[in-house]
RNA sequence: AGCCCCAUAGUUCAGCGGUCAAGAAUGCGAGGUUCUGGACCUCGCGACCCAGGUUCGAAUCCUGGUGGGGCUA
Numbered sequence: 001a002g003c004c005c006c007a008u009a010g011u012u013c014a015g016c017g018g019u020c021a022a023g024a025a026u027g028c029g030a031g032g033u034u035c036u037g038g039a040c041c042u043c044g045c046g047a048c049c050c051a052g053g054u055u056c057g058a059a060u061c062c063u064g065g066u067g068g069g070g071c072u073a
Stems, first nucleotide, its partner, number of pairs: 001072007010026004018056001027045006049065005
């Protein structure tokens, strides 16, 4: 330098154009239970990398950028 892949809660993932209001597990907070803690139960908190474009409608498709990973030289 060229090409390919990836980017969603603190973490690991799901979501493949419209009905969820973007979910799950875990984490964190509160409560219950317990002599205390753990485990378990209930409730709560929290995210679509950025900017444009297409579309009635975009996390999802297109373009550029940023960051990460890989291949070639």

Transfer RNA from an archaeon, 73 nucleotides, folded computationally. It was read from a public genome assembly. It matches the Rfam family "tRNA". The coordinates come from a structure-prediction model, not an experiment, and the mean pLDDT is 81.